Record summary: Predicted 3D model of a 65-nucleotide RNA (transfer RNA) from Marmota marmota marmota. Its Rfam family is "tRNA". Rfam's curators write: Transfer RNA (tRNA) molecules are approximately 80 nucleotides in length. The prediction has a mean pLDDT of 86. The RNAcentral record of the sequence draws on Rfam. Lineage of the source: Eukaryota > Bilateria > Amniota > Mammalia > Marmota marmota. RNAcentral records the identical sequence in 2 taxa.
RNA sequence: GGUGGAGCUCAAUGGGAGAGCACUUGUCUGGCAAGCAUGAGGCUCUGGGUUUGAUCCCCAGCACC
Numbered sequence: 001g002g003u004g005g006a007g008c009u010c011a012a013u014g015g016g017a018g019a020g021c022a023c024u025u026g027u028c029u030g031g032c033a034a035g036c037a038u039g040a041g042g043c044u045c046u047g048g049g050u051u052u053g054a055u056c057c058c059c060a061g062c063a064c065c
Base pairs, nucleotide, nucleotide: 001065002064003063004062007021008020009019010018015052023039025037026036027035045061046060047059048058049057
């Protein structure tokens, strides 16, 4: 100096957190895979501050590079 968010890889750039893969259930098949449909899963590393409002801005800390 950079990074930290769903099991993994990553979007979101101050106004209700999403996608892909993985997983659940259903469908399809003689059966499996693939496909299609469906559902679950995240108090966004921790603690403060600013703000009407913070994943986003500021400070400190922690972990990793």